[in-house]
RNA sequence: GAUAAAGGCAAACCUGUUGUGAGGCAGGGACGCAAAGCCAUGAAUCUUGGGACAUCCAAGAUCGUCAGGCUGCCGAA
Numbered sequence: 001g002a003u004a005a006a007g008g009c010a011a012a013c014c015u016g017u018u019g020u021g022a023g024g025c026a027g028g029g030a031c032g033c034a035a036a037g038c039c040a041u042g043a044a045u046c047u048u049g050g051g052a053c054a055u056c057c058a059a060g061a062u063c064g065u066c067a068g069g070c071u072g073c074c075g076a077a
Stems, first nucleotide, its partner, number of pairs: 001074001008033002013028006031064001037070003041067003044062007
């Protein structure tokens, strides 16, 4: 970060499976993505438990919520 090239990933939804749950995994499927590759470090949102509503604490989930760290293809402007 291109009206380029080679490619890659896969939202919603459906089916199966798993978890108390948020959600995860596999298959189908493509809304989109220059990191939509990896990391749960900070915040945010969500779930579970505690608790005196709020506030607060602990554990968990989402990396396609935003940042941050590491790594990767091409090489026009």

Description: Predicted 3D model of a 77-nucleotide RNA (c-di-GMP-I riboswitch aptamer) from a soil metagenome. The RNAcentral record of the sequence draws on MGnify.